[in-house]
RNA sequence: GGGGAUAUAGCUCAGUUGGGAGAGCGUUACGUUGACAUCGUAGAGGUCAGUGGUUCGAGACCGCUUAUCCCCA
Numbered sequence: 001g002g003g004g005a006u007a008u009a010g011c012u013c014a015g016u017u018g019g020g021a022g023a024g025c026g027u028u029a030c031g032u033u034g035a036c037a038u039c040g041u042a043g044a045g046g047u048c049a050g051u052g053g054u055u056c057g058a059g060a061c062c063g064c065u066u067a068u069c070c071c072c073a
Base pairs, nucleotide, nucleotide: 001072002071003070004069005068006067007066010025011024012023013022019056027043028042029041030040031039049065050064051063052062053061
């Protein structure tokens, strides 16, 4: 220099065919217990890497940029 993959909650990751942003773990409160753990209920937590575009509508499609990883030279 060329090609490819990945980027979504604190962590690990779903999100199928463009229309609801989610799960597990963690965390907070409450219940349960003599106490802890387990368990149950409820809650908080998101610029979907950034930017521009397409569209009535983008986490999902297209261009560019950034970061990490892989392959070729």
Predicted 3D model of a 73-nucleotide RNA (transfer RNA) from Orenia metallireducens. The same sequence occurs in records of 2 taxa. Its Rfam family is "tRNA". It is annotated as a transfer RNA. The RNAcentral record of the sequence draws on ENA and Rfam.